The RNA shown here (Guanidine-I riboswitch aptamer) has 101 nucleotides and comes from Solimonas marina. The organism belongs to Solimonas, within Bacteria.
[in-house]
RNA sequence: UGAGUUGGCGGCUAGGGUUCCGGCGCUUUCGAGCGCGACAGGUCCGAGAGCUGCCGCCGGGUGAGACGCCCGGUGCACGGCGGGAUAAAAACCCGGGAGAC
Numbered sequence: 001u002g003a004g005u006u007g008g009c010g011g012c013u014a015g016g017g018u019u020c021c022g023g024c025g026c027u028u029u030c031g032a033g034c035g036c037g038a039c040a041g042g043u044c045c046g047a048g049a050g051c052u053g054c055c056g057c058c059g060g061g062u063g064a065g066a067c068g069c070c071c072g073g074u075g076c077a078c079g080g081c082g083g084g085a086u087a088a089a090a091a092c093c094c095g096g097g098a099g100a101c
Base pairs, nucleotide, nucleotide: 007055008054009053010052011051012050015045016044020042021041022039023036024035025034026033027032056074057073058072059071060070061069062068076096078099082094083093084092
């Protein structure tokens, strides 16, 4: 200096807005309609750098054997502006990006 690998899925949370529910206000032919997310909430979205579970992978042990069982490991991680999706937004996606160290 170059190349490869450093993994996948689920649950939860920080966080997020407002399609639905609820709440609040106004209107009403009392069926419902309109508005409000600087409405605490339920549904919903949701982390590379948050938590957790399962799997995968690696090392060791064990077992006659079984892609069997057991133990351990799976490092580090500061980060714009801008854009995208969805009803809309976000620590979602662009993105372990640009950049910094």